Model confidence (mean pLDDT): 83 of 100. This is a predicted structure of a 103-nucleotide RNA (SAM riboswitch aptamer (S box leader)) from Lutibacter oceani. Taxonomically the source falls in Lutibacter (Bacteria, Pseudomonadati, Bacteroidota, Flavobacteriales).
RNA sequence: UUGUUAUCAAGAAAGGCAGAGGGAAUAGACCCAUUGAAGCCUUAGCAACCCUUUAUUAAUUAAAGAAGGUGCUAAAUUCUACCCAUUUUUGGAUAGAUAACUC
Numbered sequence: 001u002u003g004u005u006a007u008c009a010a011g012a013a014a015g016g017c018a019g020a021g022g023g024a025a026u027a028g029a030c031c032c033a034u035u036g037a038a039g040c041c042u043u044a045g046c047a048a049c050c051c052u053u054u055a056u057u058a059a060u061u062a063a064a065g066a067a068g069g070u071g072c073u074a075a076a077u078u079c080u081a082c083c084c085a086u087u088u089u090u091g092g093a094u095a096g097a098u099a100a101c102u103c
Base pairs, nucleotide, nucleotide: 003101004100005099006098007097008096013043014042015041016040017039021032022031023030026081027080028079029078044073045072046071049069050068051065052064053063054062055061077095082092083091085089
């Protein structure tokens, strides 16, 4: 950095350093934050994509697990924006995030 596939309303925080912003980007709304934001570090946890075990199959699928590789640990990916239907909503698209594979 390109593409494909899958998932994204569940789940899970304390401490240290630091010191004013943060919630991806633009706009609006809303929210978090000196009772300490971002960032970095330590420990802990969640989940189960890769993974492990067992059973099964043509492909697969199901159950259990958590040693290892990632990821995550306010609010739906905080909400809206474009399209469809509708009259307020768990539709779709775009964008984004994560994983596995890939250029």